[in-house]
Context: one part of a larger RNA
RNA sequence: CCGCCUGGUGGAUAGCUCGGCUCGGAAGCCGACGAAGGACGUGCCAAGCUGCGAAAAGCUCAGGGGAGCCGCACGGAGGCGAAGAACCUGAGGUCUCCUAAUAGGAAUCCUCACCGCAAUUGCCUUGCGCAAUGGGGAACGUCCGGAAUUGAAACAUCUUAGUACGGACAGGAAAAGAAAUCGCAAUGAGACGCCGUUAGUAACCGCGAGUGGACGCGGCACAGCCCAAACCGAAGCCCUCACGGGCAAUGUGGUGUUCGGGCUGACGAUCAGCAUCCGAACGUCCGCGUGAAGUCUCCUGAAAUGGAGCACGAUACAGGGUGACAGUCCCGUAACGCGGUCAAGUACGAUGUGAGUCAGUUCCAGAGUAUCGGGGGUCGGAAUUCCCUCGUGAAGAUGGCAGGCAUCAACUGCCAAGGCUAAGUACUCUCCGAGACCGAUAGUGAACAAGUAGCGUGAGCGAACGCUGAAAAGUAUCCUCCGAAGGGAGGUGAAAUAGAGCUUGAAAUCAGGUGGCGAUAGAACGAUUGGGCAUAAAAGGCCCCGCUGGGAACGACUCGGACGUAAGUCCGUGGUAGGACCUUCGGGGAGCCGAUGUUCGAUCGUACGUUUUGAAAAACGAGCCAGAGAGUGUACCUGUUUGGCAAGUCUAACCGGAGCAUCCGGGAAGGCAUAGGGAAACCGACAUGGCCGCAGCCUUCGGGCGAGGGCCGCCGUCUUCAAGGGCGGGGAGUCAAACGGGUACGACCCGAAACCGGGCGAUCUACGCGCGAGCAAGGUGAAGCAUGGCGAAAGCCAUGUGGAGGCCUGAUAGGGUUGGUGUCUUACAAUACCCUCCCGUGACUUGUGUGUAGGGGUGAAAGGCCCAUCGAGCCCGGCAACAGCUGGUUCCAACCGAAACAUGUCGAAGCAUGACCUCUGCUGAGGUAGUCUGUGGGGUAGAGCGACCGAUUGGGGAGUCCGCCUCCGAGAGGAGUCGGCCCCCCUGUCAAACUCCGAACCUACAGACGCCGUCGAAGCAGGGAGUCCGAUCUGCGGGGUAAGCCUGUGGAUCGUGAGGGAGACAACCCAGAGCUGGGUUAAGGUCCCAAAGUGCAGGCUAAGUGUGAGAUUGAAGGUGGUCCUGAGCCCUAGACAGCCGGGAGGUGAGCUUAGAAGCAGCUACCCUCUAAGGAAAGCGUAACAGCUCACCGGCCGAGGUUCAGGGCGCCCAAAAUGAUCGGGACUCAAGUCUGCCACCGAGACCGAGCCGCAGAGAUAACACUCUGAUCGUGUAGGUUGGCACUCUGUUCGGGCGGAAGCACGGGUGAGAACUCGUGUGGACCGAAUGGGGACGAAAAUUCUGGCCGUAGUAGCAGCGAAAGUCGGGUGUGAAUCCCGACGGCCGCAAGGGCAAGGGUUCCUCGGCACUGUUCGUCAGCCGAGGGUUAGCCGAUCCUAAGGCCUACCGCAACUCGAGUAGGUCAAAAGGGAAACUGGUUAAUAUUCCAGUGCCAUCGUACAGUGAAAGUCGACGCCUCGGGGUAAAUCGAGCUGGGCUAUCGCCCAGUCGAACCGUCCAAAUCCGUGGAAGCCGUAAUGGCACGAAGCGGACGAACGGCGGGAUAGGGAAACUCGAUCCAACCUGGGGCCCGUGAAAAGACGAGUACGAUGUCCGUACCCAGAUCCGACACAGGUGCCCUGGCUGAGAAGGCCAAGGCCUGCC
Repeated sequence: CCGCCUGGUGGAUAGCUCGGCUCGGAAGCCGACGAAGGACGUGCCAAGCUGCGAAAAGCUCAGGGGAGCCGCACGGAGGCGAAGAACCUGAGGUCUCCUAAUAGGAAUCCUCACCGCAAUUGCCUUGCGCAAUGGGGAACGUCCGGAAUUGAAACAUCUUAGUACGGACAGGAAAAGAAAUCGCAAUGAGACGCCGUUAGUAACCGCGAGUGGACGCGGCACAGCCCAAACCGAAGCCCUCACGGGCAAUGUGGUGUUCGGGCUGACGAUCAGCAUCCGAACGUCCGCGUGAAGUCUCCUGAAAUGGAGCACGAUACAGGGUGACAGUCCCGUAACGCGGUCAAGUACGAUGUGAGUCAGUUCCAGAGUAUCGGGGGUCGGAAUUCCCUCGUGAAGAUGGCAGGCAUCAACUGCCAAGGCUAAGUACUCUCCGAGACCGAUAGUGAACAAGUAGCGUGAGCGAACGCUGAAAAGUAUCCUCCGAAGGGAGGUGAAAUAGAGCUUGAAAUCAGGUGGCGAUAGAACGAUUGGGCAUAAAAGGCCCCGCUGGGAACGACUCGGACGUAAGUCCGUGGUAGGACCUUCGGGGAGCCGAUGUUCGAUCGUACGUUUUGAAAAACGAGCCAGAGAGUGUACCUGUUUGGCAAGUCUAACCGGAGCAUCCGGGAAGGCAUAGGGAAACCGACAUGGCCGCAGCCUUCGGGCGAGGGCCGCCGUCUUCAAGGGCGGGGAGUCAAACGGGUACGACCCGAAACCGGGCGAUCUACGCGCGAGCAAGGUGAAGCAUGGCGAAAGCCAUGUGGAGGCCUGAUAGGGUUGGUGUCUUACAAUACCCUCCCGUGACUUGUGUGUAGGGGUGAAAGGCCCAUCGAGCCCGGCAACAGCUGGUUCCAACCGAAACAUGUCGAAGCAUGACCUCUGCUGAGGUAGUCUGUGGGGUAGAGCGACCGAUUGGGGAGUCCGCCUCCGAGAGGAGUCGGCCCCCCUGUCAAACUCCGAACCUACAGACGCCGUCGAAGCAGGGAGUCCGAUCUGCGGGGUAAGCCUGUGGAUCGUGAGGGAGACAACCCAGAGCUGGGUUAAGGUCCCAAAGUGCAGGCUAAGUGUGAGAUUGAAGGUGGUCCUGAGCCCUAGACAGCCGGGAGGUGAGCUUAGAAGCAGCUACCCUCUAAGGAAAGCGUAACAGCUCACCGGCCGAGGUUCAGGGCGCCCAAAAUGAUCGGGACUCAAGUCUGCCACCGAGACCGAGCCGCAGAGAUAACACUCUGAUCGUGUAGGUUGGCACUCUGUUCGGGCGGAAGCACGGGUGAGAACUCGUGUGGACCGAAUGGGGACGAAAAUUCUGGCCGUAGUAGCAGCGAAAGUCGGGUGUGAAUCCCGACGGCCGCAAGGGCAAGGGUUCCUCGGCACUGUUCGUCAGCCGAGGGUUAGCCGAUCCUAAGGCCUACCGCAACUCGAGUAGGUCAAAAGGGAAACUGGUUAAUAUUCCAGUGCCAUCGUACAGUGAAAGUCGACGCCUCGGGGUAAAUCGAGCUGGGCUAUCGCCCAGUCGAACCGUCCAAAUCCGUGGAAGCCGUAAUGGCACGAAGCGGACGAACGGCGGGAUAGGGAAACUCGAUCCAACCUGGGGCCCGUGAAAAGACGAGUACGAUGUCCGUACCCAGAUCCGACACAGGUGCCCUGGCUGAGAAGGCCAAGGCCUGCC
């Protein structure tokens, strides 16, 4: 590591079902007499459900019932019941609060009070007196309003659809309804509704998509009436016992209502209808009663209902229960009976009224109506549906309306403009029943605490969880242990691995054990094959060795002979030996063989699904396992198969019967068919004339007949002058079932972003409004004013004063968020932390209340914000939106088998038709991919152009046509030269759109051969598809610099094709795979890896060139590398190279030059001697000189040299971590070229056996036999046959002597699968044959659950937030709990007090399974108990922004709306009657207690008194004074304490309220006074309208003083002064385009005494753990208090009071 075993985890599977789902039937309203629904209570103990309501799991009565009972819920305690409980039915009683909610208000509570129909409406006796309405209800109904997605492949009319949804309202049903109807036109029908049909018809419609009647017919059920009016005229009605009253001439009542009536006259006799009364039956359903027959014997067992045996009942063998399966054990069941319900106040009946006929009369018969016109909606309604609106506007029964265009006439039908009406019809909250529905991931979301837990502000969203046992007999006792945890003994039980989330108990997965293996090693975990080791029984029985016989393909060795240079081959031996496999006999084997497990060796080998031209892919999907998970239903159309009947066929609704949803019978309404043609009017066909002929039959084998079939002829009709043509004609349909396909529907399943409707949200945030709150300290120094100065004045200047400002500084608080693009970034945090930065008296910040809502708000504007959501919120619905797009789509096998093309397309990712595939049928004899021949067609490749056409190199010649220039000429003109043009000759080249030519090749027809075909080809018809992204190679093109490029065309291959080769490698090469084994070859190979040659003969290469068929390069150019071939020249008269020698003279040529001598430059380049030697090819010098070369001779002795071509090499040759021929390696090769010989090598080929398929034969048959050289790959797809699951009918079986399931193992089948054994399990299960399906899983970023890995990992550290240590205690256990000491931290806070919010977290006791980022004895955790005390704190009261109600109005309507009026609500920070000190509890206190007060109301007594006017409540910002307490500080005294040798120093304390009385500053007023410049302030200022001064009145504090208080407090002292002064009181000034709430109420308005003062809140936290942020979260959250030193300071630093040391270290 793999397997198994034993266990755990887990909860699949199996079995079960108090639950669902669906259908059928029944029944169908409740409510002001207070509903439905809810809240809160209610039990001895009581959290939930159920019941009930303060009379509270219940009370009374009546009936039933009959021994038990006190709900689920089996416990403890205690009760009830034969005096009849419990329980059931009926009738009563009670029935808190909210709710229509109804006295007023309010979220389940309060208030006024003893009264209340609130609102709307009717009547009236005017009193809410009598009545009514209101709200609810699952679906169904009527009316009003009314979308969008969608379809139309876009979209606008249209469609979806009058749907969803909204509004109003009704009932058990609703609606409709008794013709101004229909219009198969008639000698007809006769209310409405519903069902079937008519009919997908008429009709509508971008005449697109689609929409879509009616009459009639067949059925169900049936039912008809009343007013208004004419005429009469009080004859009437209501209340009341009555009296009496009211209504009524604008008419109560009678009559009357379409077969019209009235009136007048005549006839006639009780019947239609109406009103009243009585009131069933059968039946339906429900409840109840009676209700037969074994608990017989034996066996197994815990138990009998099982097995064996013997009985019995049945108008009862439906079903359920009982210790396993029960007709006879129990309940029931059949049958019979009783009561009630429904039908139904119905039928029948009774009473009353009056019906009818004839004649006359002409009195009556529904008006802004009928009709018409304009506009609109709607409908199938078209000119002819219905409705609305605006306008117009009749008639009067001698009249009117209708008869699908109008008008006229006739005919027919009917009588509008008033009303009522059962049944048949719809639905299912409810009750009952049933089921080929589900069986706990299913079925309702819900079998369980289910609309629960939980989430969300809210609308709303919304789970999971079933099973001990027959019976609790639910484990006594003991041990262990800190232990009431857990465990072990023991007991119960049939079973305890049935022991409490307990039946079975799978898989993933974990632990232990065990078999095999294991660090000698290159990995996909397998398949095939061989070996090792291991393996009780059962269900499998073979295997090994030797031998006998048979034996296909294939086929030797050896030896002999022949051939070849050789490798080797050929002939013979010999088709012999051998050969897969089969077979005979003998021996051996029992872990022995198969098999299973594991391991080693060998060979091969990159999963699966999908998307794709192409996937192992670095394309997508899946962590693993289990369970769930996708072509279904209806209607119509179409085809096939089978069946029935057949010129017919079928019923539909419905009816009858029955064994009652199924079956049988009826039912022909209607459909389809039976005749077509035509637009229509209209007309209207071969029951056969001729020929051929398949199958078949007959045959005298010549042939004949010949269904079906074919060809003619003829016929019908339309067109039509005619001719011709189109369609049709010699009878097959129809109904049902199953299956294939189509269309409409969600339509195989999952999947958007969106659109529309109705609601819910301004607890976040934006802005507005009401009421509140806040801003240390410092600086600057506007206006004004004063003084001084200057000026004629206006005014200016200086100094001071003053204190303005969208002024300044500022980490004051508070608000913001610039930069670090810091830290963090599975965070502390779904926006945080740190530093830095901005504002900080204002357009400032902030609390609370309140308003604005989704195409809307709000927005100093960013498309910002509107609850972590915004270029249109959220929730639910339309909705299963649509999706030409992505993904997924589940068992096996057999036969055939594509397309990635064409055309069209708002078409290009789609679709349709055709081509291509498949299946079936018809027909009946030819067909044809190959080859050859013949006869035609063709113009490419090539070639050619001296054949056209177009292009085109060089040269020569001619022409003289043109032009420049030159010359000559006076000029005309001429000559020359150059260039162009043209012609000729020579020379050199081209063409897809050139051709004088011209193949291969392709093609048409015919013939021959071949092949196919009666075993049915070709053809024709029909059903079903898929396909429309293709790719590569190759031949030939086009485009492009090119491309693993794009685009054509022919072929092949991949796609859809395996195998062998090419290293690996869809396409290249070979080759088309049914299975098993044997053999032979192909491509390609044969040194080793690695099967086969270090093969043979002969070359080349030296570069590791190469060892690469191609894909997977190596160029131009160069090369005295080397080999080969050809040609020219030189060469024994001596070549080429080398060596030796010569290489001279005129002359230093001339010129030039300073010089120029062979060699700066220019000109010339001669001659002589020679074997040869340049007026010089280089080097060199200033110039010379010098050294070479050319050229010549000698030595040497045989080839040399040049050019051209070929082979193999070489250079050219640069890429990123170390290189590659597959590697190792290879050099007369293992490279390369030529030729040759062997061998290896595949699933190809050969042959053996088998399987399938096809065909034939013979058959009952798919069994059997035969044939297949010419059958066997396969994606999309077509066709066909099987396996499995579940339920059900029938038949037959198994099971407690052990079913299903589960685990392991054996066997069978090609497979889906099936079967057997053992164990577990403990009650059901199966086979065959039919039928019905929610019927098969590996994938869908699938769903649900479980589990693994990650991982004992991340985290539990990170912030200017600090820190602990020691000792003791408790305890099983202590870093963490308690105590003490030391140490440390905060100190405008990390202290203290409130609001909001939370809701018991508060306190005590007992605990530690959970929670606590560790621990835990602790706790905001768990369990139990306790705790919140008010006249004077708040609420209560008042009004604010604003809300709500009623009325009015709008609206179709409303839960809607701008407003007006009235009412009401709205603030625990606004307004406001009244309390303080001390004490007390574990937990409360301005609440209790003590003491001392105060307020309101009432009463009594007294006093006073005309009343209410008035005043207060009552208000901004800034600034400056005055008074002033607490606190603090300073100075002293006193008390206590500490330190100290002394002096002395230091610390703490030194208290004391409300209330009552009293005192007064400022301001104001009065008197006096009398200022002409004074008085005064911080400042401004004031004054003869009276300043200063003096006197007085009024007058403040939470202030002083006195009382309170010989109260209290303190151990004691318990005193005095001062400074600066929060709070509180009071006054002045400035500013404003800003002028800064209202109401209740209070005062006004006495004293004393007494009484009353209800109800609600009150605990605790108020935050670095009780709130909002999912958390004991570094975030957020309003107000109040604020000591000392330093300091300007609320900054900073340190400390006090007080609180902490941070949940790990």
Large-subunit ribosomal RNA, half A from Halanaeroarchaeum sp. HSR-CO, 1705 nucleotides, folded computationally. The RNAcentral record of the full RNA draws on ENA. Its Rfam family is "Archaeal large subunit ribosomal RNA". A reference for the family is Yusupov et al. (2001), "Crystal structure of the ribosome at 5.5 A resolution", Science. Lineage of the source: Archaea > Methanobacteriati > Methanobacteriota > Halobacteria > Halanaeroarchaeum.